[in-house]
RNA sequence: GAUCGCGUGGCCGAGUGGUCCAAGGCGCUGUGUUAAGGCCGCAGUCCGAAAGGGCGCAGGUUCGAAUCCUGCCGCGAUCA
Numbered sequence: 001g002a003u004c005g006c007g008u009g010g011c012c013g014a015g016u017g018g019u020c021c022a023a024g025g026c027g028c029u030g031u032g033u034u035a036a037g038g039c040c041g042c043a044g045u046c047c048g049a050a051a052g053g054g055c056g057c058a059g060g061u062u063c064g065a066a067u068c069c070u071g072c073c074g075c076g077a078u079c080a
Base pairs, nucleotide, nucleotide: 001079002078003077004076005075006074007073010026011025012024018063027045028044029043030042031041032040046053047052056072057071058070059069060068
């Protein structure tokens, strides 16, 4: 340099055009329980006062995009 693949919350990770919200697990916070802990149960855990917004960044297509297209950035593999 070329080709191919990947990038989703603090971490792992599902979702490949619509469904209601971006599932679920871990971690964390509160709470119940306990003498106190662990385990277990319940609630919460991106931004925002709300409306809304948010899937690497920026554009585009579409009535509608995490999902399709383009460019860029990063990571990996193969080739040179």